[in-house]
């Protein structure tokens, strides 16, 4: 350098679930707390897949209201590009 790995050593990150605060919602921030992770570091129309659907468009119904379609929201601990630590082979 590459590839496998993560039994050691030296660290990291933080899941539900509770409290507080946003935010329509899905979710996110902050405290505690560890389920767990070799990348649970980073990347979201510009790779794919999931969720939510408030406003704006359709659609429904005579109309209008449930309702349904649709992300310019969300998620990266769903996979996936991209970087990267470390004793061995």
């Nucleotide at each position: 350098u590459a590839u496998a790995g993560a039994u050691a050593a030296a660290g990291g990150c933080a899941a539900a679930g509770c409290c507080a605060u946003u935010g329509a919602a899905a979710g996110g921030u902050g405290g505690u707390c560890a389920c767990g992770c070799a990348a649970a570091g980073c990347u979201a129309a510009a790779g794919g897949g999931a969720c939510u659907a408030a406003a704006a468009g359709g659609u429904g119904c005579a109309u209008g209201a449930a309702g349904c379609c649709u992300a310019u929201g969300u998620c990266a601990g769903c996979c996936a590009g991209c970087u990267g630590u470390c004793a061995u082979a």
The prediction has a mean pLDDT of 82. c-di-GMP-I riboswitch aptamer from Aquibacillus rhizosphaerae, 89 nucleotides, folded computationally. It was read from a public genome assembly, where an Rfam model found it. It matches the Rfam family "c-di-GMP-I riboswitch aptamer". Rfam links the family to the GO term cyclic-di-GMP binding.